[in-house]
RNA sequence: GCGGGAGUAGCUCAGCCCGGUAGAGCAGCGCCUUCCCAAGGCGUCGGUCGCGCGUUCAAAUCGCGUCUCCCGCU
Numbered sequence: 001g002c003g004g005g006a007g008u009a010g011c012u013c014a015g016c017c018c019g020g021u022a023g024a025g026c027a028g029c030g031c032c033u034u035c036c037c038a039a040g041g042c043g044u045c046g047g048u049c050g051c052g053c054g055u056u057c058a059a060a061u062c063g064c065g066u067c068u069c070c071c072g073c074u
Base pairs, nucleotide, nucleotide: 001073002072003071004070005069006068007067010026011025012024013023020057028044029043030042031041032040050066051065052064053063054062
């Protein structure tokens, strides 16, 4: 230098192909249950979807550029 993969909640990830309310589990907080703890149940909190631009009525999703990490080729 070329090609491919990954980047979404504090953590692990789904959603992307085929545009239409941003989600799950764990963690955190509150309540219930218990003599207490653990476990369980209910609720709640938490997001510039790596960044910028573009297309569109509408972008996590499509296009272009760019950054970081991983793999391969040279």
The RNA shown here (transfer RNA) has 74 nucleotides and comes from a Candidatus Methylomirabilota bacterium. The organism belongs to Methylomirabilota (SeqCode), within Bacteria. Rfam family: tRNA.